[in-house]
């Protein structure tokens, strides 16, 4: 950078350092000193290996590599569709994670 698959669920509102910044981007809404962002430790999930039931392209399990842990991938930015308007629904682009090239 390409491929293919997922993204409407879950996971500490009194756990530790730490101390302003965080939610990829552009608007907008929003979280935060009743503490951000990073680390620790807890949790969650089960992509992929290993292990294990089985007839199986099934299912357990969580050991090992990862990933998550406000908000639908917080919303929209692009096309198409219905509404007077507000919005609203569908699909893509972006974008995250996994394998594998």
């Nucleotide at each position: 950078u390409c491929u293919u698959a997922u993204c409407a669920g879950g996971a500490g509102c009194a756990g530790g350092c730490g101390g302003a910044g965080g939610g990829a981007u552009g608007a907008g809404c929003c979280c935060u000193a009743u503490g951000a962002a990073g680390c620790c430790c807890g949790g969650c999930a089960a992509c992929c290996g290993a292990c294990u039931c089985g007839a199986a392209u099934g299912g357990g399990c969580a050991c090992g590599g990862u990933g998550c842990u406000a908000a639908u991938u917080c919303u929209u930015g692009c096309a198409g569709c219905g509404a007077u308007u507000a919005c609203g629904c569908u699909g893509a682009a972006a974008g995250a994670u996994a394998a594998g090239a």

A computed fold for a 101-nucleotide RNA from uncultured Sporosarcina sp., annotated as SAM riboswitch aptamer (S box leader). The source organism's lineage runs through Bacteria, Bacillati, Caryophanales, Caryophanaceae and Sporosarcina. It matches the Rfam family "SAM riboswitch aptamer (S box leader)". Rfam's curators write: The SAM riboswitch is found upstream of a number of genes which code for proteins involved in methionine or cysteine biosynthesis in Gram-positive bacteria.